[in-house]
Context: one part of a larger RNA
RNA sequence: CGUACGAAACUUGAGGAGGUUCUUCUUUAGUACGAGAGGAUUUGGAAGGACGACCCUCUGGUGUUCCUGUUGUCGCGCUAGCGGCACGGCAGGGUAGCUAAGGUCGGAACGGAUAAACGCUGAAAGCAUCUAAGCGUGAAGCCCGCUCCAAGAUGAGGUUUCGUUGGGCAAUGCCCGAAAGUCCCCUGAAAGACGAUCAGGUUGAUAGGCCGGAUGUGUAAGUACAGUAAUGUAUUCAGCUAACCGGUACUAAUGGACGAACACUUGGCCACA
Numbered sequence: 001c002g003u004a005c006g007a008a009a010c011u012u013g014a015g016g017a018g019g020u021u022c023u024u025c026u027u028u029a030g031u032a033c034g035a036g037a038g039g040a041u042u043u044g045g046a047a048g049g050a051c052g053a054c055c056c057u058c059u060g061g062u063g064u065u066c067c068u069g070u071u072g073u074c075g076c077g078c079u080a081g082c083g084g085c086a087c088g089g090c091a092g093g094g095u096a097g098c099u100a101a102g103g104u105c106g107g108a109a110c111g112g113a114u115a116a117a118c119g120c121u122g123a124a125a126g127c128a129u130c131u132a133a134g135c136g137u138g139a140a141g142c143c144c145g146c147u148c149c150a151a152g153a154u155g156a157g158g159u160u161u162c163g164u165u166g167g168g169c170a171a172u173g174c175c176c177g178a179a180a181g182u183c184c185c186c187u188g189a190a191a192g193a194c195g196a197u198c199a200g201g202u203u204g205a206u207a208g209g210c211c212g213g214a215u216g217u218g219u220a221a222g223u224a225c226a227g228u229a230a231u232g233u234a235u236u237c238a239g240c241u242a243a244c245c246g247g248u249a250c251u252a253a254u255g256g257a258c259g260a261a262c263a264c265u266u267g268g269c270c271a272c273a
Base pairs, nucleotide, nucleotide: 001152005163006162007161008160009159010158011157015149016148017147018146021049022048023047024046025045026044033038051106052105053104054103055102059100060099061098062097066093067092068091069090070089071086072085073084074083075082076081111143112142117137118136119135120134166176167175168174169173181258182257183256184255185201186200187199188198189197206252207251208250209248210247211246212245213244216240217239222235223234224233225232226231
């Protein structure tokens, strides 16, 4: 831009893509078969490998924004307590998120038409013959079925809901205002390279802050007591706590713009000629 009014939401599926995998154990059965050795077709059940999708409850990893211990040195006048630097100084743990080595699920079943093959009936050709007419069975293959994309499928589909209006001018037209709604802008994350998507914009919990909780770390500082002291004990399962879960307008979500019936045809009603 188109899809001949403007929008919002939900859809159909022409067409396309993906997937459709492998093994072991067991039952049938030590059966059929075979002199024996050996050893099935088939059917049912179970387990697993690889691959794929999704996820983080569990097991772990990471987690330079959380907690703790500790070395050297410098600073805060000194002590105490802290902070800077040294690969996050080193070391022990660890929330959210992201992850695999972790968790859940999947390949299917059913159906249709068939290939090879096996048949029924059956002539040409009094017999025979699956074939010539006719009718069946039959595969990881084909068409469906499962998942995803999909009406620019210009053949542009369908359904539901919402909106239907005033004024001006130099009047085949143009302009302004305004509807449903949308966009810019702003606060952001279950989203993200940027667009986009999604949650919100005071009729508000969108982010930050604050409050409460969870989680993590592991018992803060100060004081008191014991000990010559290092240190220990009590206050104290304390103190601190990122991204997590709730609550709360304290702070920031200001403000602007766009946006609809043109032409033709048919039917009904009213008025006039």
The prediction has a mean pLDDT of 84. A computed fold for a 273-nucleotide part of an RNA from Bythopirellula sp., annotated as large-subunit ribosomal RNA, domain VI.